[in-house]
Context: one part of a larger RNA
């Protein structure tokens, strides 16, 4: 060196399983509820099956009767029309008595007596006779019919028990239709996006101004600084007149500031707004007069919005019509310009017009046009949660461990030296400020790994660094000696045992020369352990209506692998 058999398990980010954590998907499922929309079920009304009767109280129609008072007027005049006569021995006036109504004056009716009359037409009144007749209104009563509500009774539907053609209940109940309510009992679904992972937060989700923006235009970030979701019939249109802020001088009360006068005064004011940038002086500012263009119909263009296309909205220019102001030229389609906004469906309102049953009218319905009502996640689904019982598809496009980068933080060192050190910066300690090194802390980034690189601590075993805890050599000292303090060289060897805690760490105990600090995927689970963390069970506290949740606590809880290569140590053969 080659080979053989056995051994150990450092490496092959070993094998196993398209990661269960995390995120994503307009994926799924289970569960919850005061999510959304429904469906059983239940409650109630009503109709059908469903009939008879009584009473009470209503409704509607009807029969007969009755009621009717402004003032004036014989007096209690309901309305209209006819009308010159009507009623009366079938009992008039009048008297007595009873009942009802009443505006207290009378009106109506019954009974008895009585025995022949009584009322109208004429003057006052808008209207003339309850003299008489017809129709009608109003008030009250009455009759009849239908019907409602409530109570009661019935029996024949129907129900139950029976099996004796009987009993109990009874038009209820049951059943069916329909309407309203209720309804996680059940079902189907939804539960947005952005995001230095996701969640929580926020809106950077629709708009406007400045800057970033790199001197055309355009231009991103959870970049920087702000603003909008209105207001105004004048704060709009036009015509005319005027000039502001501030300063100085002067003037009764009057002062720093009231009002008046004079001078200087290009804007240092004002311009609806808690935006900014532009613009503006015989004005776009301030004041006054008259008005409503804060118009109707249409065309083109700009921004929105990409040298493809695209909506609402916004702005500019022009034509026709009807107007306002002005002597006129002209100006005026809101506000000096850039923000102040919203599709379709549906509803309401307005105005007319059109359409719908074979004709006409009325009703009802539909359509056209305009305005208003909102989607702010702002080119606009109708919409709450839990999952540790979970599942699928994916992602290292994206988090947790480890690595990598960085090094604010952390550890160590240095520069300068204010000061402390009784004096004296530098024996020793050392502020402020500044510069490094390390890669042991914690962050940040998201570059490798999500078809998986096993996660804390302990244990076992090996190796390495030095910023040295002990042992060795040397220097300074505020080093007399002993003992210290600080520094330089040095990694050969050593650095132990207990108590508590899952602990790393820390605290404590007795020793010791000393009981140093780190790295090796926070060395080491194909070596062990499994106490902690981090599945499924369960309890407590807190939160939640709930399902459930909690870097809160608590008890319990499967640790796979037969070694191919390499590596290592010992053995054998050549």
């Nucleotide at each position: 060196c080659u080979c053989c058999a056995g051994a150990u398990g450092g490496g092959a980010a070993g094998u196993g399983a398209a990661g269960a954590c995390c995120c994503c998907g307009u994926g799924g499922a289970g569960c919850u509820u005061u999510a959304c929309u429904g469906c059983a079920g239940c409650c109630u009304g009503u109709c059908g099956c469903u009939g008879u009767g009584u009473u009470a109280c209503g409704g509607u129609a009807u029969u007969c009767c009755u009621u009717g008072c402004g003032c004036a007027g014989c007096g209690u005049a309901g309305a209209u029309g006819g009308g010159a006569g009507g009623c009366g021995u079938c009992g008039a006036a009048c008297c007595a008595u009873c009942c009802c109504c009443u505006c207290c004056g009378g009106g109506g009716g019954g009974u008895g007596g009585g025995g022949a009359g009584c009322c109208a037409c004429c003057a006052a009144u808008g209207a003339g006779a309850c003299a008489c007749c017809a129709u009608c209104c109003u008030u009250g009563g009455u009759u009849u019919a239908c019907u409602g509500u409530a109570a009661c009774a019935c029996u024949a539907a129907c129900u139950c028990a029976a099996a004796c053609u009987u009993g109990a209940g009874g038009a209820c109940a049951a059943c069916g239709g329909u309407a309203g309510g209720u309804a996680g009992g059940c079902a189907g679904u939804u539960u947005g996006g952005g995001u230095g992972g996701g969640g929580c937060g926020c809106c950077a989700c629709a708009c406007c101004c400045u800057c970033g923006a790199a001197a055309a235009a355009a231009u991103a970030u959870c970049a920087a600084g702000g603003g909008u979701g209105c207001c105004c019939u004048a704060a709009g249109g036009u015509c005319a007149a005027c000039u502001c802020a501030a300063g100085c001088g002067a003037g009764u009360c009057a002062g720093a500031a009231a009002c008046c006068c004079g001078c200087u005064g290009a804007a240092g004011a004002g311009u609806g707004u808690c935006a900014a940038g532009a613009g503006c002086a015989a004005a776009a500012g301030u004041u006054g007069g008259c008005c409503u263009g804060a118009c109707g119909c249409g065309a083109u263009u700009u921004c929105g919005c990409a040298u493809a296309g695209c909506a609402a909205g916004u702005a500019a220019u022009c034509g026709c019509g009807a107007g306002a102001g002005g002597a006129a030229a002209c100006u005026c389609g809101g506000g000096u310009c850039u923000a102040a906004c919203g599709a379709a469906c549906c509803a309401a309102u307005a105005c007319g017009c059109c359409c719908u049953g074979u004709u006409g009218a009325u009703g009802a319905g539909g359509g056209c046009u305009a305005u208003u009502g909102a989607c702010g996640a702002c080119a606009g689904a109708a919409a709450a949660g839990c999952u540790a019982c979970c599942c699928c598809g994916g992602g290292g496009a994206u988090a947790a461990c480890a690595g990598a980068g960085u090094c604010g933080u952390c550890g160590c060192c240095g520069g300068c030296a204010a000061g402390a050190g009784c004096a004296c910066a530098u024996a020793u300690c050392g502020a402020c400020c500044c510069g490094g090194c390390g890669g042991c802390u914690u962050g940040c980034u998201a570059c490798c790994u999500c078809g998986a690189u096993g996660u804390c601590g302990g244990u076992u075993c090996u190796u390495u660094c030095c910023a040295u805890c002990c042992u060795g050599g040397c220097c300074g000292u505020g080093c007399a000696g002993c003992a210290g303090c600080g520094g330089c060289c040095a990694a050969g060897g050593g650095u132990g045992a207990g108590g508590u805690u899952g602990u790393u760490c820390g605290c404590c105990u007795a020793u010791u020369a000393a009981a140093g600090g780190g790295g090796a995927u926070c060395g080491u689970g194909a070596g062990c352990u499994g106490g902690g963390u981090u599945u499924a069970g369960a309890c407590c506290g807190u939160c939640g209506u709930g399902a459930g949740a909690c870097a809160g606590g608590u008890c319990g809880g499967u640790u796979a692998c037969u070694a191919u290569c390499u590596a290592u140590a010992a053995g054998g053969a050549g």
Model confidence (mean pLDDT): 80 of 100. This is a predicted structure of a 574-nucleotide part of an RNA (large-subunit ribosomal RNA, domain V) from an Anaerolineaceae bacterium. The source organism's lineage runs through Bacteria, Bacillati, Anaerolineae, Anaerolineales and Anaerolineaceae. Rfam family: Bacterial large subunit ribosomal RNA.